[in-house]
RNA sequence: GCCAGGCCGCCGCCUAAUCGCCCCUCGGGGCGAGUCGGGGAACCACCGUUCCUGGGGUGAAUCCGCACGUUGCGGUAGGGAUCGCUUCCGUCCCGAACCCGUCAGCUAACCCGGUCGGCGGCCACAGGAAGGAACA
Numbered sequence: 001g002c003c004a005g006g007c008c009g010c011c012g013c014c015u016a017a018u019c020g021c022c023c024c025u026c027g028g029g030g031c032g033a034g035u036c037g038g039g040g041a042a043c044c045a046c047c048g049u050u051c052c053u054g055g056g057g058u059g060a061a062u063c064c065g066c067a068c069g070u071u072g073c074g075g076u077a078g079g080g081a082u083c084g085c086u087u088c089c090g091u092c093c094c095g096a097a098c099c100c101g102u103c104a105g106c107u108a109a110c111c112c113g114g115u116c117g118g119c120g121g122c123c124a125c126a127g128g129a130a131g132g133a134a135c136a
Base pairs, nucleotide, nucleotide: 009122010121011120012119013118014117018033019032020031021030022029023028034115035114036113037112038111039110044105054103055100056099057098058097063075064074065073066072078094079093080092081091082090085131086130087129088128089127
């Protein structure tokens, strides 16, 4: 000098997954706000039951073609980012996984749960346009 990694702090991104309080044997436990999800009448909708190949939920993550002793290739419904906000253009990406257990349409009252996890950056040409807002 270059490259890579670790810790702390700050900033930013996906996601509902943030904030505050109490207790504690310091492993953890509990409460609240915000936010997210599920169950659950009437009306409406579906229309009996069984079998066949049950059915359903969270999520953007569904479907198609090709290939295939393989973990693939191409596309797609749909979704995300682009560094204060919105939209458009351009650009870059995702397009998974898991859960319930024969059972659930919608659904007021009511009831039951979640609040994880995963990444990037260090003042950097961190794009362009329009609009709005704020400040002076």